RNA sequence: CGCGGGAUAGAGCAGUUGGCAGCUCGCCAGGCCCAUAACCUGGAGGCCGCAGGUUCGAGUCCUGCUCCCGCUA
Numbered sequence: 001c002g003c004g005g006g007a008u009a010g011a012g013c014a015g016u017u018g019g020c021a022g023c024u025c026g027c028c029a030g031g032c033c034c035a036u037a038a039c040c041u042g043g044a045g046g047c048c049g050c051a052g053g054u055u056c057g058a059g060u061c062c063u064g065c066u067c068c069c070g071c072u073a
Base pairs, nucleotide, nucleotide: 002071003070004069005068006067007066010025011024012023013022019056027043028042029041030040031039049065050064051063052062053061
């Protein structure tokens, strides 16, 4: 250089045929308890890697770029 996969909450990951961004763990508050853990309830935290395009509408489709992993020479 070429090919393939990936980038979504603090971490790990879903997201269907383009139509309200979710799950688990963690974090915060409350409940329970003598107390802690466990358990129960609630909450905060995302402009979906960046920039464009298509569309009434994009995490999803298209183009370019950045970074990570693998393959090949």